[in-house]
Transfer RNA from a bacterium, 73 nucleotides, folded computationally. Rfam family: tRNA. By type it is a transfer RNA.

RNA sequence: GGGGACGUAGCUCAGCUGGGAGAGCGCGGGCUUUGCAAGCCUGAGGUCGUGGGUUCGAAUCCCAUCGUCUCCA
Numbered sequence: 001g002g003g004g005a006c007g008u009a010g011c012u013c014a015g016c017u018g019g020g021a022g023a024g025c026g027c028g029g030g031c032u033u034u035g036c037a038a039g040c041c042u043g044a045g046g047u048c049g050u051g052g053g054u055u056c057g058a059a060u061c062c063c064a065u066c067g068u069c070u071c072c073a
Base pairs, nucleotide, nucleotide: 001072002071003070004069005068006067007066010025011024012023013022019056027043028042029041030040031039049065050064051063052062053061
């Protein structure tokens, strides 16, 4: 320098054919216990990497760009 994959909650990751943003763990509260852990209930937590385009509507499609990983040279 060229090709490919990935980027979504604090962490690890789902998200179908464009229309609801989610799960587990973690965190706060409650129940339970003498207390802790475990268990059960509940809650908070998101510029969907960034910018632009298409569309009535974009995490999802298109373009550019940034970062990480990887392959080739």